[in-house]
């Protein structure tokens, strides 16, 4: 350079075009004498970026940054 696959929560990863989620983490209660386990709820996101298509885009289309493989 030229092919592919990825990019969402602090970490790991789900998400038919119609109000973004789960595990794990952190608070905060309950429980205990006190920690740990359990349990019960809270808080945390510009879905990489710019455009574009649609009534409506994390998901569809174009270029771009980043990582990873693979080919020259």
């Nucleotide at each position: 350079g030229c092919g592919c696959g990825c990019g969402u929560a602090g970490c790991u990863c789900a998400g038919c075009g119609g109000u973004a989620g789960a595990g794990c983490a952190u608070c905060u209660g309950u429980c205990u004498u006190a920690c740990a386990c359990a349990c019960a709820g809270a808080g945390g996101g510009u879905c990489c970026c710019u455009g574009g298509u649609u009534c409506g885009a994390a998901c569809c289309c174009a270029g771009g940054c980043g990582c990873g493989c693979g080919c020259a």
This is a predicted structure of a 72-nucleotide RNA (transfer RNA) from a bacterium. Rfam family: tRNA. The family's RNA type in Rfam is transfer RNA. Model confidence (mean pLDDT): 83 of 100.